[in-house]
Context: one part of a larger RNA
């Protein structure tokens, strides 16, 4: 390589949009590139197979016949694929009417709590721990009442509930805005699926510039613990956490499960709609999400099981013993940190 695989053994790219490419519903007509088939030419010699012959035999050599994937040309066929034309509506999309939602962006408002400040009451402690101490407090703390400032986060509702492609999203109101779902089956008529490159988004931490800083808190300081304690515990505390703009581009970015479509027994919750029904959101049906349990089947087992890891098709990504190593070198991106790409020697 042919293969065999990718939930947990190596292996699904963090997610999406989409270029090239690959693949593609259904009817009719045409075409004949692929396809199938007939003929013909070519397919050198040697080699190969069979027969005959020559060296004493064999190897070897000579002669004859055969075979020869393939390729060119001329015909035939017209199922399938392709191409051209013309239709169809089941895929896909559009329109109209609905209800649901922490989907995104901006502005503004709110209450509880922590901290700080001012004032009142009040007096010797407070705080902290396994026990303590550092720390705070007679310059009046802690506690308590009133007022004020500021920042960050939004208790209850909250739900294996919802929304989003993923990351993620949770106080209220307003404005701007994306998507999904349901109903009607009116319109377009294959417009589709996937997607190498590419592009966009992408938690936290980190970086740049400028702001902000209540609480928390790497680093750091002190107190303890301990044989030591560069820790765990305690008292403090700066970056950071927050905002704006610009970078970074990684995660156990997980369902450790790529996307799309079709098919294949069931039971039971729950979200959103529609239809029928009922005194009743009562009950039944249906579509679409989201869970649990399980059948066949699959699986090394665990388990999965109509939300498949079952049965198939299309396309992409990835794996090929462990370590060395996600390292070195080179390239490329980045302000840097570093990211992406990614070996070998050697060793077991």
């Nucleotide at each position: 390589u042919u293969g065999g695989g990718c939930g947990u053994a190596a292996a699904g790219a963090g997610u999406a949009u989409g270029u090239a490419g690959g693949u593609g519903g259904u009817g009719u007509c045409g075409u004949a590139a692929g396809u199938u088939u007939g003929g013909u030419g070519u397919g050198a010699a040697a080699u190969c197979u069979c027969c005959c012959g020559g060296c004493u035999u064999a190897a070897c050599c000579g002669g004859g016949a055969g075979g020869g994937u393939g390729c060119g040309c001329c015909g035939a066929a017209g199922a399938c694929u392709g191409c051209g034309a013309u239709g169809c509506u089941g895929g896909a999309g559009u329109a109209u009417g609905g209800g649901a939602g922490a989907g995104g962006g901006a502005a503004u408002c709110g209450g509880a709590a922590u901290u700080c400040c001012u004032g009142g009451u009040g007096u010797a402690g407070c705080g902290g721990u396994g026990a303590a101490a550092u720390g705070c407090g007679u310059a009046g703390a802690u506690a308590u009442c009133a007022g004020g400032a500021g920042g960050a986060a939004c208790a209850c509702c909250u739900g294996u509930g919802g929304u989003g492609u993923a990351g993620a999203c949770g106080g209220g109101u307003u404005c701007c805005u994306g998507g999904a779902c349901c109903a009607u089956u009116a319109c377009u008529g294959a417009c589709a699926c996937u997607g190498a490159g590419a592009u966009a988004c992408g938690a936290a931490a980190g970086c740049g510039u400028g702001g902000g800083u209540a609480g928390c808190a790497a680093a750091c300081a002190g107190g303890a613990u301990u044989a030591g304690a560069u820790a765990c515990c305690c008292u403090g505390g700066u970056a950071g956490u927050c905002c704006a703009c610009g970078c970074c581009c990684u995660a156990a970015a997980c369902g450790a499960u790529g996307c799309a479509c079709a098919c294949u027994u069931g039971g039971u919750g729950u979200g959103a709609g529609c239809c029928a029904u009922u005194c009743a959101g009562u009950u039944g049906g249906u579509u679409u999400g989201u869970g649990c349990c399980g059948g066949a089947g699959c699986u090394a087992a665990c388990g999965c099981g109509u939300u498949a890891a079952g049965u198939g098709u299309g396309c992409c990504g990835c794996c090929u013993g462990g370590g060395g190593a996600g390292u070195a070198c080179g390239g490329u991106c980045g302000c840097a940190a570093g990211g992406c790409u990614g070996a070998a020697a050697c060793u077991c």

Predicted 3D model of a 348-nucleotide part of an RNA (small-subunit ribosomal RNA, central domain) from an Acidobacteriaceae bacterium.
It was read from a public genome assembly.
Rfam family: Bacterial small subunit ribosomal RNA.
Its mean pLDDT, the model's own confidence on a scale to 100, is 88.